[in-house]
Context: one part of a larger RNA
RNA sequence: GGCGAACGGAGGAUGCCUAGGCUUCUAUAGCGCGAAGAAGGACGUGGUAAGCUGCGAAAAGACGCGGGGAUCUGCAAACAGGAAUUGAUCCGCGUAUAUCCGAAUGGGGCAACCCGAUAUGUUGAAGACAUAUCACUGAGCAAUCAGAGCAGACGCAGGGAACUGAAACAUCUAAGUACCUGCAGGAAAAGAAAGAAACAUCGAUUCCCUAAGUAGUGGCGAGCGAACAGGGAAAAGCCCAAACCGGCCUUGUUUCGGCAAGGCCGGGGUUAUAGGACUGCGAGAUUAAAUGAUAGCAUUAAGCGGAAGGUUAUUGGAAAAUACCACCGGAGAGUGUGAAAGUCACGUAUGCGUACGAGUUAUUAAUUUAUAGCAGUAUCCUGAGUAAGGCGGGACACGAGGAAUCCUGUCUGAAAUCACGGGGACCAUCCCGUAAGGCUAAAUACGAAUAGAAGACCGAUAGUGAACCAGUACUGUGAAGGAAAGGUGAAAAGUACCCCGAACAGGGGGGUGAAAAAGUUCCUGAAACCGUUCGCUU
Repeated sequence: GGCGAACGGAGGAUGCCUAGGCUUCUAUAGCGCGAAGAAGGACGUGGUAAGCUGCGAAAAGACGCGGGGAUCUGCAAACAGGAAUUGAUCCGCGUAUAUCCGAAUGGGGCAACCCGAUAUGUUGAAGACAUAUCACUGAGCAAUCAGAGCAGACGCAGGGAACUGAAACAUCUAAGUACCUGCAGGAAAAGAAAGAAACAUCGAUUCCCUAAGUAGUGGCGAGCGAACAGGGAAAAGCCCAAACCGGCCUUGUUUCGGCAAGGCCGGGGUUAUAGGACUGCGAGAUUAAAUGAUAGCAUUAAGCGGAAGGUUAUUGGAAAAUACCACCGGAGAGUGUGAAAGUCACGUAUGCGUACGAGUUAUUAAUUUAUAGCAGUAUCCUGAGUAAGGCGGGACACGAGGAAUCCUGUCUGAAAUCACGGGGACCAUCCCGUAAGGCUAAAUACGAAUAGAAGACCGAUAGUGAACCAGUACUGUGAAGGAAAGGUGAAAAGUACCCCGAACAGGGGGGUGAAAAAGUUCCUGAAACCGUUCGCUU
């Protein structure tokens, strides 16, 4: 030196565990907060107080109401001092206070700082201090009101890629996707036919299934990709403009009586088998809705009740284990308790309870709102730079195509019920509808928040980046990037006392404990690696 054995050190794998995650589902009166100053921060605030949490100069808190019933003074020990059955701590609801920064808004500024003006006051002046007001934009005569910023996904709109695929690539695709911007709402959008169809009809919109990967479209490549009909979910319909009547104002004109035009307001009126105005007749009904009051019902915060085992025996540190004999069950879900508990604790099944609030039903009187007929057809009205067309684009499953339909940058530009639009070029016939104004619940989308449930999901190199004081430490000028780190024990009982030692290091006794080979570098404690002793061997 090598090999082997035993015993150690070091290390932190493995096993077991879970305080944290992941995913899915369900419900919701929640889906918003903000100039009455938000989200997010800075700085303070405790008897001792660095951090976290809470709170705001009224500062781990104040007040009221309700719940609750014995301890309390947060995490978090200790000392000191206090509070509480005259009901504390704690829980729920409401109220007050709420520094400074931040949309930040009196002006400025390198956020948490600096400097003002006006009014009033502290005092008579200066100075200082205290309280209030003083930004901008829009509306309004003004008083005043509104807006601004933040926050998940879902929505609508304005813009809008490329990688990629086409086995290259240019039309095409990816894709109207990602992304940017604006505006919302609890949903949004759409929506009561100038529709869809086909000689039969249906009757707003939205969503699902099917039709169907069909018809089509397509360097007819890659790909893209309907509709009708059918079956479901949910269902709900309405209001203006105009004609006509009236009022007010302005302007023009006037023979001062008016007339005309325009604007505003009220009535009227709202459609395709055209309707309405208008004229005549008739009616003032009927029905419905909203608001209020009363009563009931079901909900609703904190919360309350809630069955039943042993002082038996055995093992053990400990019984919930084993043995034996019992009991409850509308409760044998789960968790905890010194090992494995239906009957020990919290709970569970089940029952009960209430403020604010919101819901629903009934009754009732009043008020308000809405709502209709018959006949006539001379006249009037029924959405104009619109429909439509040319050129250029875009959207439609449809790439300019035979290309209808929809939108429009530009140039043109109708009609009036004997009317106009559509039915995939176009024409005729026929059929369907009535554009150029507007509103509209539900079925649908989402899952931030709150509450609940679950898992052939993870178990500390996993699962969130984060089980732990993590978006922290740290890195970067910055945008941004971004860790590691869980486990004593049932209980601190966390080793009194003695000894070695320079020792507040470390250790040996001793003590605690079931165990200290559980001593805070603490469960288990693998391997690499480093040793000690012994054996064999070179």
This is a predicted structure of a 538-nucleotide part of an RNA (large-subunit ribosomal RNA, domain I) from a Prevotellaceae bacterium.
It matches the Rfam family "Bacterial large subunit ribosomal RNA".
The source organism's lineage runs through Bacteria, Pseudomonadati, Bacteroidota, Bacteroidales and Prevotellaceae.
The full RNA is in RNAcentral, with records from ENA.